This is a predicted structure of a 333-nucleotide part of an RNA (large-subunit ribosomal RNA, domain IV) from a Tepidisphaeraceae bacterium. The RNAcentral record of the full RNA draws on ENA. NCBI's taxonomy places the organism under Bacteria, Pseudomonadati, Planctomycetota, Tepidisphaerales, Tepidisphaeraceae.
[in-house]
Context: one part of a larger RNA
RNA sequence: CUGCGGUUAAGGAACUAGGCAAUCUAACCACGUAACUUCGGGAGAAGUGGUCCCUCCUUCGCAAGAAGAGGGUGCAAAAAUCAGACUGGGCGACUGUUUAUCAAAAACACAGUUCUGUGCUAACACGCAAGUGGAUGUAUACAGAAUGACGCCUGCUCGGUGCCGGAAUGUUAAGGAAGUCGGUCAGAGGUUCGCCUCGAAGCUGACAACCGAAGCACCGGUAAACGGCGGCCGUAACUAUGACGGUCCUAAGGUAGCGAAGUUCCUUGUCGGGUAAGUUCCGACGUGCAUGAACGGCGUAACGACUUGGUCGCUGUCUCAACCGCAGACUCG
Numbered sequence: 001c002u003g004c005g006g007u008u009a010a011g012g013a014a015c016u017a018g019g020c021a022a023u024c025u026a027a028c029c030a031c032g033u034a035a036c037u038u039c040g041g042g043a044g045a046a047g048u049g050g051u052c053c054c055u056c057c058u059u060c061g062c063a064a065g066a067a068g069a070g071g072g073u074g075c076a077a078a079a080a081u082c083a084g085a086c087u088g089g090g091c092g093a094c095u096g097u098u099u100a101u102c103a104a105a106a107a108c109a110c111a112g113u114u115c116u117g118u119g120c121u122a123a124c125a126c127g128c129a130a131g132u133g134g135a136u137g138u139a140u141a142c143a144g145a146a147u148g149a150c151g152c153c154u155g156c157u158c159g160g161u162g163c164c165g166g167a168a169u170g171u172u173a174a175g176g177a178a179g180u181c182g183g184u185c186a187g188a189g190g191u192u193c194g195c196c197u198c199g200a201a202g203c204u205g206a207c208a209a210c211c212g213a214a215g216c217a218c219c220g221g222u223a224a225a226c227g228g229c230g231g232c233c234g235u236a237a238c239u240a241u242g243a244c245g246g247u248c249c250u251a252a253g254g255u256a257g258c259g260a261a262g263u264u265c266c267u268u269g270u271c272g273g274g275u276a277a278g279u280u281c282c283g284a285c286g287u288g289c290a291u292g293a294a295c296g297g298c299g300u301a302a303c304g305a306c307u308u309g310g311u312c313g314c315u316g317u318c319u320c321a322a323c324c325g326c327a328g329a330c331u332c333g
Stems, first nucleotide, its partner, number of pairs: 001328008010319002014317001019314001027051005036041001038149001052072004057068004084312007091304002096108002112147007124133003150299004155229003160226002162222005169217003175211002179207006187198004230248005257291001258288001269285005
């Protein structure tokens, strides 16, 4: 000097990003216990006292014993083990699950809610198929998707994209096909006898009017489908503000709520609270850079090794360091 363990005057978080770490607390019995609440909880809330031995004096008891009284040992009476407590805010309702080996969470799941599909040889999934699961189930079922207890609620927009429905018209494939034009060729005509011209049927090739489904176009519906939810100018008898008006654009212009938020750039916004002093915290304001309603909005008792403030207690975290034990380091061997 290092590791592990222990003790410490006075102070008591002044340490630090942060009480990280380490103290404190702790069992049992009796008393006692707030706000709030979904009436179950909260709660071991908080807080106060007791605990060993003897006497058997008093009371109660069938008894064991309990309560009271008196006396006693010890520094100390749960001698060990064994919760520190309270409180404001955020997030997630909860118990649960997770990155085996840096993340346990506000992430995942969840009961509940909603939408969509599916009538049974179900939809859907696996498989080339046979077949199997779904299910020895049958719409109070199963599958897919979203949200996430509970309470109060969930506004406007169908123009775009998707999905569902419609079928008149347009477009439209394979296929069919009238017809047109070729090839070949019996045959006919010509001939310089090499061949040339015409050419029915059949076979065959090219083009093709017309017929021809879904789809798309088209018409309508649908947002707890994907999504979206404005700008400028003026205006009231101080000023300021703008209930009101004008105008442009849009499918429609953000409703109720909440709001410097886990969302606020400017920003340590402004005001209030708490502190002697507070970029954090709490309550407001509303100028929301860039909130907002199942990508759910706002509340909410209980719960949480969650996150962020405050208070009490407590302490070597610190002022500021000291000493002790054990194991190393170091020296000799």